[in-house]
């Protein structure tokens, strides 16, 4: 140099000038509320809203069944489906990455098409030993046949398929067959070596199709709904009680209409519209306070531990908006586009080093400087943490693989 892989640390920086929202603290105002001045205002993901907590309300003696989640072992934690160290498979020439990793030796089901059969079965084939039939001998019994392929026997070769009863050889036999034998291959139990433990060494003995992202078993863990969760203050309106109020008619004595009166519509009439007062309970709406930000908390050291993470010591306080602030404008610097281009300086750079590589004057090896001009990502807190997932800009370090050799 190229092509990668892990991990980690940032998210431009300063200043001016308008401006937003919270705290404090002065001066004013009856109060609301206005001025001044100090100080503080997003994220690494604040995003998805998947997953776990805390934290509120309902529910609940226990137990247990449903239902739901989770699924190698071991640690970490407040929990986890996260996180760390492992073990096994599997993918990559490596560095290194992925794993929906219990059970198939509980039971039950399914396995398209193709194909004779997907755990049970025969299409081609192969025998046809036994049992028939044929012919032959033979008085019979019965015997004989490179007969026949009828029963019936096989599954070895063919042929289907993602796979065909675990794979090769022999012994077997009428053909054969894990039917038996040696070797091999996986798997289980059991014992042994190592390991807390998954596992792993050897050995014994039993088995052999796949599927549990099929029901199932097994083991663990599980109440529900959320800050719009809850607490509390509170008008107008309407709802009941009690009491009080001019007249007149009805009247089930509770009340109901109508005048009268008040109130509004132009000062006045006419007309029109509306209307009992007062005290007091409760509930809901509306507006507010309140949860609400000092916490499994940040920063440093240092001990423990491979690590995730814990512990003591120091220090620190760091947003809380409610239709929702945390903006915007200029300027100057920072990075990157970026070198085979300018402009200097150069015989020597690169490598631990070489006989290797670039490269030596019209200088594309190294070095160093400098303008102009473009960019300068994803994103926007809404009760709080850890977490995964996704969107994203460049740095950096370490490690791999190539790029001659030694």
């Nucleotide at each position: 140099a190229a092509a990668g892989u892990u991990u980690g640390a940032c998210a431009g920086a300063c200043a001016a000038u308008c401006g937003c929202c919270g705290g404090c603290g002065g001066c004013u105002u009856u109060a609301a509320g206005g001025c001044c001045g100090c100080g503080g205002g997003a994220g690494g993901a604040a995003a998805g809203u998947c997953c776990g907590g805390g934290c509120u309300c309902c529910a609940c003696a226990g137990g247990g069944c449903a239902g739901g989640g989770u699924g190698c072992u071991g640690g970490a934690u407040a929990a986890c489906g996260u996180c760390c160290a492992g073990u096994c498979a599997g993918c990559g020439c490596g560095a290194g990455c992925u794993g929906a990793a219990g059970g198939a030796u509980a039971g039950u089901g399914c396995c398209a098409c193709a194909g004779a059969a997907a755990u049970g079965g025969a299409c081609c084939g192969c025998c046809g030993a036994u049992g028939g039939c044929c012919g032959c001998c033979g008085c019979a019994a019965g015997g004989c046949g490179c007969g026949c392929a009828c029963a019936g026997g096989c599954a070895a070769g063919g042929a289907u398929g993602g796979a065909a009863c675990c794979g090769a050889g022999g012994u077997g036999u009428a053909a054969g067959a894990g039917a038996c034998c040696c070797c091999g291959a996986g798997g289980a139990a059991c014992g042994c070596u190592g390991g807390c433990g998954a596992c792993u060494u050897c050995g014994u003995u039993c088995c052999u199709g796949g599927u549990a992202a099929a029901c199932c078993c097994c083991a663990c863990c599980u109440g529900g709904a959320g800050c719009a969760a809850g607490a509390c203050c509170u008008a107008a309106u309407g709802g009941g009680a009690c009491g009080c109020g001019g007249c007149u008619u009805c009247u089930u004595u509770g009340g109901a209409a109508g005048c009268a009166g008040c109130c509004u519509u132009u000062g006045c009439c006419c007309g029109a519209g509306g209307c009992g007062c007062g005290u007091c309970c409760g509930g809901g709406u509306u507006g507010g306070u309140u949860g609400c930000u000092g916490g499994a908390g940040c920063c440093g050291u240092u001990c423990a531990g491979u690590a995730a993470u814990g512990g003591a010591c120091g220090g620190c306080c760091u947003a809380g908006a409610u239709a929702g602030a945390u903006g915007a404008u200029u300027g100057u610097c920072g990075c990157u586009c970026a070198a085979g281009g300018g402009c200097g300086g150069g015989a020597g750079g690169g490598u631990a080093g070489u006989u290797c590589c670039c490269g030596u004057u019209a200088a594309u090896a190294c070095c160093g400087c400098a303008a102009a001009g473009a960019g300068u990502a994803c994103a926007g807190a809404a009760c709080c943490c850890g977490g995964c997932u996704u969107a994203c800009g460049g740095c950096a370090a370490a490690c791999u693989u190539u790029c001659a050799a030694c």